[in-house]
RNA sequence: GGCUAGGUGGUGAAACCGGUAUACACGCAAGACUUAAAAUCUUGUGGUCGCAAGACCGUGCGGGUUCGAUUCCCGCCCUGGCCA
Numbered sequence: 001g002g003c004u005a006g007g008u009g010g011u012g013a014a015a016c017c018g019g020u021a022u023a024c025a026c027g028c029a030a031g032a033c034u035u036a037a038a039a040u041c042u043u044g045u046g047g048u049c050g051c052a053a054g055a056c057c058g059u060g061c062g063g064g065u066u067c068g069a070u071u072c073c074c075g076c077c078c079u080g081g082c083c084a
Stems, first nucleotide, its partner, number of pairs: 001083007010026003013022001019067001027045006046057004060076005
């Protein structure tokens, strides 16, 4: 340099014939249980602002197509694999 797979919460990761972003697991927080803890169970858990109701933003970065993009197209960055 060429080809190829990927980049989504705190972590792993699902959602991709374009239509609610966060399923599921872990972690974390609070509660229950316990003499206390572990285990187990229940509830909650993206970010910012706000007393709250709520508002805005968010799928590596920047553009494009579209009524609508995590998904399609273009450029770039990063990671793994193959070829030279």
Source information:
RNAcentral holds the sequence, with entries from ENA. The RNA shown here (transfer RNA) has 84 nucleotides and comes from a Candidatus Beckwithbacteria bacterium. Its Rfam family is "tRNA". From the family's description: Transfer RNA (tRNA) molecules are approximately 80 nucleotides in length. Gene Ontology term of the family: triplet codon-amino acid adaptor activity. Lineage of the source: Bacteria > Bacteria candidate phyla > Candidatus Beckwithiibacteriota. The coordinates come from a structure-prediction model, not an experiment, and the mean pLDDT is 81.